Model confidence (mean pLDDT): 76 of 100. The RNA shown here (Bacterial RNase P class A) has 364 nucleotides and comes from a Bacteroidales bacterium. The sequence is in RNAcentral, with records from ENA. NCBI's taxonomy places the organism under Bacteria, Pseudomonadati, Bacteroidota, Bacteroidia, Bacteroidales. A source record names the gene rnpB.
RNA sequence: GUACGGCAUUGUUCUAUCGCUGCGAACUUUGUUUCGAAGAGGAAAGUCCGGGCAACGCAGAGCAUCAUACUACCUAACGGGUAGGCAGGUUGAAGAGACUUGACAGCAAGUGCCACAGAAAAUAACCGCCUUGCAAAAGGUAAGGGUGAAAACGUGAGGUAAGAGCUCACGAUUCGGCUUAGUGAUAGGUCGAAUGGGUAAACCUUAUGAGUUGAAAGACCAAGUAUAUCGGAAUAAAGGGGCUGCUCGUCCUUUCCGAGGGGUAGGUCGUUAGAGGCUUGUUGUGAAGCAAGCAGUAGAUUAAUGAUAGAACGGUUCGUAUUUUCGAAUCCGACAGAACCCGGCUUACAGAUGUCGUACCUUU
Numbered sequence: 001g002u003a004c005g006g007c008a009u010u011g012u013u014c015u016a017u018c019g020c021u022g023c024g025a026a027c028u029u030u031g032u033u034u035c036g037a038a039g040a041g042g043a044a045a046g047u048c049c050g051g052g053c054a055a056c057g058c059a060g061a062g063c064a065u066c067a068u069a070c071u072a073c074c075u076a077a078c079g080g081g082u083a084g085g086c087a088g089g090u091u092g093a094a095g096a097g098a099c100u101u102g103a104c105a106g107c108a109a110g111u112g113c114c115a116c117a118g119a120a121a122a123u124a125a126c127c128g129c130c131u132u133g134c135a136a137a138a139g140g141u142a143a144g145g146g147u148g149a150a151a152a153c154g155u156g157a158g159g160u161a162a163g164a165g166c167u168c169a170c171g172a173u174u175c176g177g178c179u180u181a182g183u184g185a186u187a188g189g190u191c192g193a194a195u196g197g198g199u200a201a202a203c204c205u206u207a208u209g210a211g212u213u214g215a216a217a218g219a220c221c222a223a224g225u226a227u228a229u230c231g232g233a234a235u236a237a238a239g240g241g242g243c244u245g246c247u248c249g250u251c252c253u254u255u256c257c258g259a260g261g262g263g264u265a266g267g268u269c270g271u272u273a274g275a276g277g278c279u280u281g282u283u284g285u286g287a288a289g290c291a292a293g294c295a296g297u298a299g300a301u302u303a304a305u306g307a308u309a310g311a312a313c314g315g316u317u318c319g320u321a322u323u324u325u326c327g328a329a330u331c332c333g334a335c336a337g338a339a340c341c342c343g344g345c346u347u348a349c350a351g352a353u354g355u356c357g358u359a360c361c362u363u364u
Base pairs, nucleotide, nucleotide: 001360002359003358004357005356006355007354008353009352010351012312013311014310015309016308017307018306020039021038023036024035025034026033027031041335045346046345048344049343050342051341052340053214054213055212056211060248061247062246063245065210066209067208068207069206070084071083072082073081074080085104086102087101088100089099090098091097105205106204110203111202112199113198114197126145127144128141129140130139131138132137153171154170155169156168157167158166172195173194174193175192176191177190178189179188180187181186218269219268220267221266227260229259230258231257232256233255239253240252241251242250243249277294278293279292280291281290282289283288313333314332315331316329317328318327319326
């Protein structure tokens, strides 16, 4: 310097005029008044997870249903994060490295499933090879070939009629024992046994966990009214309701269910000071922890937070200059919009900046 990656920050600025919203102050003509400071994010999105908070009186137990699943640590918690292990992927001639993915528990997979092709997907024999036979054919075989994602552990030698773990040597995989390193997952060594592969994002088994609902949750205040009427069930035991998807249990209630009809839908709180943010130091590989200090006006409820003009800044293209100079363009300035709050994940994003890593090239 080029290319490929990781992480983080920012994502327009200023002025003028006009306009909107809540808050504070003043005036008083209580009003469409005046003044002041302020007013949407890194994702506010998705609603995928976890919580705070609120209601369900005390109060449960079992089943069902659902979720998670390598190890250690972080966190209020998580299906999240950090670091590591194992198995893969991209790049690279290969390898290494950097990066990246994991739906990563499983009894030697219990029950199932593996289309098509193929002789056969596990009780194998199409071609081939060998033996007998004039031939047809019969018997043997699984080393070679074909089909397939996958074909009876692999390579070599011996042996055989031809062959085969039939025998031997060296290996592979799985399981188990002992041992070394490690907190651990695991990795190395050694001994023994066995030998078709895949699939648990199929059923299943194991371990752990989960009460429900959700701010339109809920709480309070004010105002107002009629159950007129109809049908059904029940009549001291049944019924109705809550916890709870079902059962048991337990609690409340004493008429209840349906149709039709009447009144209200106004106001206040919840509602923004938190497991919070920023700075510095310190511990740790890290996620994070600890300590000290600092700052503090979105809170709407048919829903405000804007519009116009000019300049600047950044970028693209063209021309010019000759070293980043000048000019032009009806050029471009992303994704996007709080609604109870917080921590994660996922998705979208024109551009600008910083930093770290890997590979190659060049120079010193």